[in-house]
Molecule: transfer RNA
Organism: Minisyncoccota bacterium
RNA sequence: GCCAGGGUAGUUCAGUGGUAGAACGUUCCCUUGGUAAGGGAAAGGUCAUGGGUUCAAUUCCCAUCCCUGGCU
Numbered sequence: 001g002c003c004a005g006g007g008u009a010g011u012u013c014a015g016u017g018g019u020a021g022a023a024c025g026u027u028c029c030c031u032u033g034g035u036a037a038g039g040g041a042a043a044g045g046u047c048a049u050g051g052g053u054u055c056a057a058u059u060c061c062c063a064u065c066c067c068u069g070g071c072u
Base pairs, nucleotide, nucleotide: 001071002070003069004068005067006066007065010024011023012022013021018055026042027041028040029039030038048064049063050062051061052060
């Protein structure tokens, strides 16, 4: 330099055009003599950045940045 994949909650990851979810973690409550385990609830997202298409974009298109792998 070229090609491919990826960037979504604190972490690991879903989500193929119509108000963004799970597990673990965090906080609170229940349960216990007290913990652990268990049960319930809550908080936590500019969906990497900027533009385009569309009535509507995490999703489709373009550019840029970053990560991983491959080729030379």